[in-house]
RNA sequence: GUGGCUAUGGUGUAACGGUUAACACUGGAGCUUGUGGAGCUCUCGAUCAGGGUUCGAUUCCCUGUAGCCACC
Numbered sequence: 001g002u003g004g005c006u007a008u009g010g011u012g013u014a015a016c017g018g019u020u021a022a023c024a025c026u027g028g029a030g031c032u033u034g035u036g037g038a039g040c041u042c043u044c045g046a047u048c049a050g051g052g053u054u055c056g057a058u059u060c061c062c063u064g065u066a067g068c069c070a071c072c
Stems, first nucleotide, its partner, number of pairs: 001071007010025004018055001027043005048064005
């Protein structure tokens, strides 16, 4: 340099173009307990960036960024 794959809460993963963006762990609050742990309830928190298509984009298209793989 060329081609391909990936990018979603702090972490690991979901989401036919129409979901309040879901689940688990972690964090916070509470219940329970002599204390702690375990258990239960509630709760905070996310779509890599910029454009385009569309009535509607996490999803499709383009460009870029970062990571990984192959070729050179």